This is a predicted structure of a 349-nucleotide part of an RNA (small-subunit ribosomal RNA, central domain) from Marinobacter sp. SKUK MB1002. NCBI's taxonomy places the organism under Bacteria, Pseudomonadota, Gammaproteobacteria, Pseudomonadales, Marinobacter.
[in-house]
Context: one part of a larger RNA
RNA sequence: CUGGGCGUAAAGCACGCGUAAGUGGUUUGAUAAGCUGAGAUGUGAAAGCCCCGGGCUUAACCUGUGAACUGCAUUUCGAACUGUCGAGCUAGAGUAUGGUAGAGGAGUGUGGAAAUUCAUGUGUAGCGGUGAAAUGCAUAGAUAUACGCACGGAACACCAGUGGCGAAGGCGGCACUCUGGACCAAAUACUGACACUGACGUGCGAAAGCGUGGGGAGCAAACAGGAUUAGAUACCUGGUAGUCACGCCGUAAACGAUGUCUACUAGCCGUUGGGACUCUGAAGUGUUAGUGGAGCAGCUACCGCACUAAGUAGACCGCCUGGGGAGUACGGCCGCAAGGUUAAAACUC
Numbered sequence: 001c002u003g004g005g006c007g008u009a010a011a012g013c014a015c016g017c018g019u020a021a022g023u024g025g026u027u028u029g030a031u032a033a034g035c036u037g038a039g040a041u042g043u044g045a046a047a048g049c050c051c052c053g054g055g056c057u058u059a060a061c062c063u064g065u066g067a068a069c070u071g072c073a074u075u076u077c078g079a080a081c082u083g084u085c086g087a088g089c090u091a092g093a094g095u096a097u098g099g100u101a102g103a104g105g106a107g108u109g110u111g112g113a114a115a116u117u118c119a120u121g122u123g124u125a126g127c128g129g130u131g132a133a134a135u136g137c138a139u140a141g142a143u144a145u146a147c148g149c150a151c152g153g154a155a156c157a158c159c160a161g162u163g164g165c166g167a168a169g170g171c172g173g174c175a176c177u178c179u180g181g182a183c184c185a186a187a188u189a190c191u192g193a194c195a196c197u198g199a200c201g202u203g204c205g206a207a208a209g210c211g212u213g214g215g216g217a218g219c220a221a222a223c224a225g226g227a228u229u230a231g232a233u234a235c236c237u238g239g240u241a242g243u244c245a246c247g248c249c250g251u252a253a254a255c256g257a258u259g260u261c262u263a264c265u266a267g268c269c270g271u272u273g274g275g276a277c278u279c280u281g282a283a284g285u286g287u288u289a290g291u292g293g294a295g296c297a298g299c300u301a302c303c304g305c306a307c308u309a310a311g312u313a314g315a316c317c318g319c320c321u322g323g324g325g326a327g328u329a330c331g332g333c334c335g336c337a338a339g340g341u342u343a344a345a346a347c348u349c
């Protein structure tokens, strides 16, 4: 050291793919490395401990024999389990076939509503805004209203749904092109353990920000003005970056604050996709893959979770170890920068 944990107390990497490594279905034969069972030989110094004795009047102490030294090495027999080698199997995994749903991704084109602006007409003194006002706009004719295949940009009402798709971030008008994944069915065919996890690595990764270019309708950090107020960074009127493309950045309360995979464990009520059966009028029954609700057993400190587990178990990875100092300093790596990542200590309570 062999510990306890990670929904909310400290703690699950934002999410995939995947190398090493760890772990791994079922039958049979061989092997004997691990392991396990039974022996044999050698060794395991003496003393000490322990058993039975002996000696000092006892005891401590001294002393004889034995046991023990649970170990190591060599060797014999055995072969259930793990491993290794050989031959198989099909329940894991995958492929084929036939279907299905979908805002999954990329690109190109296109549509209507709305707001701003513009042109023209009608029309006249206000409009706008607030708790109340003012700044602001308006007699150089605003607001309102009518018309316009006028302009340009951005977003897509209704449908729309604890509905769908995606690993996550995320994805919503319509059409086309290219493209990824999923689900279902069979007494179907094929491969035959090809699997799971995954340090390092690699890819993807909202918004903001940065570089280059473009664009500018609306919205709107910063900023200016007007109010209120003790102050007013909030409110109001304006308004610049930004919001777009490509390249960087690599972070979020990137949340289900819940890692991935597998198996098992009451029932009930919705809903989405598929297929089966019954019956027909909507329906009903059972099944499978999702997605929700309440709820047993069990778990939990409570709240709650409860076949989408936080239950019962297994495999592998990540992470935590009192508060502050600090996710900071220093160093390394990455970045144009902003900064990111890795990550302390003194001191203090």
Base pairs, nucleotide, nucleotide: 003321004320005319006318007303012317015203016202017201021197022196023195025089026088027087028086029085030084031083033082034081037077038076039075040074041073042072043071050066052064053063054062055061092194093191094190095189096188097185098184099183100182104179105178106177107176108175109174110173111156117150118148120146121145122144126137127136164171165170209248210247211246212245213244218243219242223238224237225236226235259316260315261314262313263312264311268293269292270291271290272289273288274287276285277284278283298305299304322349323348324347331342332341333340334339